Small-subunit ribosomal RNA, 5' domain from an uncultured bacterium, 514 nucleotides, folded computationally.
It matches the Rfam family "Bacterial small subunit ribosomal RNA". Its Rfam clan is "SSU clan".
The prediction has a mean pLDDT of 83.
[in-house]
Context: one part of a larger RNA
């Protein structure tokens, strides 16, 4: 001197943009943060239209109201089904590792949705929720019995470029081998909706992309030797199991091995990276916002669904905990956004809106969306602007000082001309909307008018280092101090006043880093 997610003091005017629990991975009231398709399916409601019937009115053939079955097309939905809750969001406890940066390899792999291609969609079956009815519980919630539906579910047919055995023959590699072609045999698929009868949206089987992911290795990756040995599934084979896929990844059996002074093992501490800060620069410190990877979701363990999880707003089962109970049993998880207690120098609103970006579902219209876009709080940081400007000496009064002459406060003011940013009144008015139309939460920016210099300045410091001095009180007291030191009766170094410096909507102090 530069920084900061900063606090504190003191003090406060505006707007732009931008950050805001660094401590308790403490507990959490309440609301919201993941739905979604009726163009997959039966079902119940509402409605509308036609039939019949009834009771009412009286304009005697309409018109109400109401029962009842038939259909339609519209709505609304518990449930079955499908896709989606594996993404977004949060947080940094573990975690010193292939975690995570960089470059490779997989002839040891998987990828739903999506794009390109080829070929398919046939014909059949059995049952469940929903409903209906018994029935058990104080709830949560469960059972029995009956009936129903499909893009649910199961079988058959159909089968190759698919898999699995095989024969054969060629090419290539990087060892296990691959890869093309070919004999042979076995196996293995499907679902239909919607319609304007033209499609279109689907579904199955196969090949290759693409985007995502698994796993493998080389390099780098805090500190401590007052941590020298450490390891038995240990370290290697065979063989079998498991996984998409390699492996002691599991297990059986055979062998003893393997790792370390180029620091194993324990220990301490730490999410890691683009970067951020600082510095000529090499380095040095740090890893808030933004982006990328990782690991967590109350502790610990566990799997099922699924293309993907061992899943923050699933599910089991232990553990501490908070609720509710009829004491039998049940119901929770804010490290989502808000918010509350609590800790704590210390960190916002229990807001609007899906207008735009962007996701999920859906053929669309849309529905959802605490992401995300805006307001709100707070000088927290940063940029910008403001608080007037020009002329004004009788150098006014008042203050401070004084050698009582004066001298400085000071062109500062009054007083004269003047302007009107910001703010404040009242009028018009965009851009963010993609477009033929319709679609702004923000609500404004901007533009005219209008009044009046009016509503807007403080903080430290003033012995040296360091820019800036004198009076008066204090009298080693009371104080001050970063380092040097000041203060014991004239203290520019303590208080207080007036002057002067520095910066300025900030200043100063306290902590950390360079």
């Nucleotide at each position: 001197g530069g920084a900061u997610g900063a606090a504190c003091g003191c003090u406060g005017g505006c707007g732009g943009c931008g950050u805001g629990c660094u401590u308790a991975a403490c507990a959490c009231a309440u609301g919201c943060a993941a739905g979604u398709c009726g163009a997959a399916c039966g079902a119940a409601g509402c409605a509308g239209a036609u039939g019949a019937g009834a009771a009412a009115g009286c304009u005697u053939g309409c018109u109400u109201u109401u029962u009842u079955a038939u259909u339609u097309c519209g709505c609304u939905u518990a449930g079955u089904g499908g896709c989606g809750g594996a993404c977004g969001g949060g947080u940094g406890a573990g975690u010193a590792a292939c975690g995570c940066g960089u470059g490779a390899g997989u002839a040891a792999c998987c990828u739903g949705c999506c794009c390109u291609u080829c070929a398919g969609u046939g014909g059949g079956g059995a049952a469940u929720a929903a409903c209906a009815u018994c029935g058990a519980g104080a709830a949560a919630u469960c059972g029995g019995u009956g009936c129903u539906a499909a893009u649910a579910c199961c079988g058959c047919a159909u089968a190759a470029c698919g898999u699995a055995u095989u024969u054969a023959u060629g090419u290539c590699g990087c060892a296990u081998g691959a890869c093309a072609u070919u004999u042979a045999u076995a196996c293995c698929a499907a679902a239909g909706g919607a319609u304007u009868u033209a499609u279109u949206c689907g579904c199955u089987g196969a090949a290759g992309g693409a985007u995502g992911g698994a796993c493998u290795c080389g390099c780098g990756u805090c500190c401590g030797a007052u941590u020298a040995g450490a390891u038995a599934g240990u370290u290697g084979g065979u063989g079998a199991g498991a996984u998409a896929a390699u492996g002691g990844c599991c297990c059986a059996c055979c062998a003893a091995g393997u790792c370390a002074a180029c620091g194993a093992u324990c220990g301490g501490u730490a999410g890691c990276c683009g970067a951020a800060c600082u510095g000529a620069g090499a380095g040095g410190u740090u890893g808030a916002u933004c982006g990328g990877c990782c690991a967590c979701a109350u502790u610990g363990g566990g799997a099922c669904u699924g293309a993907g999880a061992c899943a923050c707003g699933g599910c089991c089962c232990a553990g501490a905990c908070u609720c509710c109970u009829a004491c039998g049993g049940g119901a929770g998880g804010c490290a989502g956004c808000a918010g509350u207690g609590g800790g704590g120098a210390a960190u916002a609103u229990u807001g609007g809106g899906c207008a735009a970006u962007g996701g999920g579902c859906g053929a669309a219209a849309g529905c959802c969306u605490g992401a995300c876009c805006c307001a709100g709080c707070a000088a927290c940081g940063u940029c910008g602007c403001g608080u007037g400007a020009a002329g004004g000496a009788u150098g006014a009064a008042g203050g401070u000082c004084u050698u009582c002459g004066g001298a400085u406060u000071g062109u500062a003011a009054a007083c004269u001309u003047c302007u009107u940013u910001g703010a404040u009144u009242a009028g018009g008015g965009a851009a963010g909307a993609a477009u033929u139309u319709u679609u702004g939460a923000c609500c404004u920016a901007c533009c005219u008018a209008a009044a009046g210099a009016a509503c807007a300045a403080g903080u430290c410091a003033c012995g040296g280092c360091u820019a800036a001095c004198u009076a008066c009180g204090u009298g080693c007291c009371a104080g001050c101090a970063g380092c040097c030191g000041c203060g014991g009766u004239a203290a520019u170094a303590c208080g207080u006043a007036g002057g002067u410096g520095a910066c300025a909507a900030g200043c100063g102090u306290u902590a950390u880093c360079c």